[in-house]
Context: one part of a larger RNA
Molecule: small-subunit ribosomal RNA, central domain
Organism: uncultured bacterium
RNA sequence: CUGGGCGUAAAGGGCGCGUAGGCGGCCUUGUGUGUCGCGUGUGAAAUCCCCGGGCUCAACCCGGGAAGUGCGCGCGAAACUGCGGGGCUCGAGCGGAGGAGGGGAGAGCGGAAUUCAUGGUGUAGCGGUGAAAUGCGUUGAUAUCAUGAGGAACACCGGUGGCGAAGGCGGCUCUCUGGAAUCCUGCUGACGCUGAGGCGCGAAAGCCGGGGGAGCAAACAGGAUUAGAUACCCUGGUAGUCCCGGCCCUAAACGGUGCAUACUUGGCGUGGGGAGUUUCACCCUUCCCGUGCCGGAGCUAACGUGUUAAGUAUGCCGCCUGGGGAGUACGGCCGCAAGGCUAAAACUC
Numbered sequence: 001c002u003g004g005g006c007g008u009a010a011a012g013g014g015c016g017c018g019u020a021g022g023c024g025g026c027c028u029u030g031u032g033u034g035u036c037g038c039g040u041g042u043g044a045a046a047u048c049c050c051c052g053g054g055c056u057c058a059a060c061c062c063g064g065g066a067a068g069u070g071c072g073c074g075c076g077a078a079a080c081u082g083c084g085g086g087g088c089u090c091g092a093g094c095g096g097a098g099g100a101g102g103g104g105a106g107a108g109c110g111g112a113a114u115u116c117a118u119g120g121u122g123u124a125g126c127g128g129u130g131a132a133a134u135g136c137g138u139u140g141a142u143a144u145c146a147u148g149a150g151g152a153a154c155a156c157c158g159g160u161g162g163c164g165a166a167g168g169c170g171g172c173u174c175u176c177u178g179g180a181a182u183c184c185u186g187c188u189g190a191c192g193c194u195g196a197g198g199c200g201c202g203a204a205a206g207c208c209g210g211g212g213g214a215g216c217a218a219a220c221a222g223g224a225u226u227a228g229a230u231a232c233c234c235u236g237g238u239a240g241u242c243c244c245g246g247c248c249c250u251a252a253a254c255g256g257u258g259c260a261u262a263c264u265u266g267g268c269g270u271g272g273g274g275a276g277u278u279u280c281a282c283c284c285u286u287c288c289c290g291u292g293c294c295g296g297a298g299c300u301a302a303c304g305u306g307u308u309a310a311g312u313a314u315g316c317c318g319c320c321u322g323g324g325g326a327g328u329a330c331g332g333c334c335g336c337a338a339g340g341c342u343a344a345a346a347c348u349c
Base pairs, nucleotide, nucleotide: 003321004320005319006318007303008302012317014201015200016199017198021194022193023192025088026087027086028085029084030083031082034080035077036076037075038074039073040072041071042070049065050064051063052062053061054060091191092188093187094186095184096183097182103177104176105175106174107173108172109171110154115149116148117147118146119145120144121143125136126135162169163168206247207246208245209244210243211242215241216240220236221235222234223233258316259315260314261313262312263311266294267293268292269291270290271289272288273287274286275285276284298305299304322349323348324347331342332341333340334339
């Protein structure tokens, strides 16, 4: 000496469930797998090392010893590890109680607004922009009132707030359904953590079949702008956006921070639950969980982070190893396709 790393330099898998595997709480007992000690056998010779010797020296050669980190066998040790037995409750789970929530699925309902249709009032413009024009309007528009149709989204509440594993979730009601927190400590008795493969979920766009289509709007057309304007602005406008079923499987899928557990000064908010105080409620004090801001030690290249760690540690998984070539080619697997996943090299700096 026996790698170093992954918030921003290359690097955390988009997220979950879970197989193999790896790792695993407290007490006790047995065993003796690993482990350790002693003995013994073996570990060919040559080589290497040490001692001695032979060629005048050396290289080279000869003799002896040691070593050969290993393995077999015998005996022994029993702390740790493994295995077997017994026990425990703090890890984990179950049960009970009252609460919180845009968690998920289905059905129904509601109002505002846009558009359209019909009818009324009404007349010469409206619309749009930096300014305009295209466009719409005397077949009566815009404005305004009434009635109706239809689709999509749910102002205020709304939060620095809540829920979910992530993607994500927001009008109201009902039905079905998942999870978490708190409190009680009744039950089980380590049943745990992680998780290669695998399986499932996975925004938007896109694809297939069927429906729907108000507004918006890729493409497209026209009007402007401009040297040009395949743009930005304007008038239109089709896929699409919406629903059902089936695919696709990507993302700045981000906290750019994997999961679990334990420990390590504080201050100030906020959501949920409990306890104390109080006649009750509020306030206040306090415990737990979540979510934020500031900041200490520590860490960090710095920025920053800082009990929601990027601090101190352990377990397990994923990933990185100079830039370009390239997330490409080839091959394989998947997909209807678009393409996705896996993933180089030559060459070059």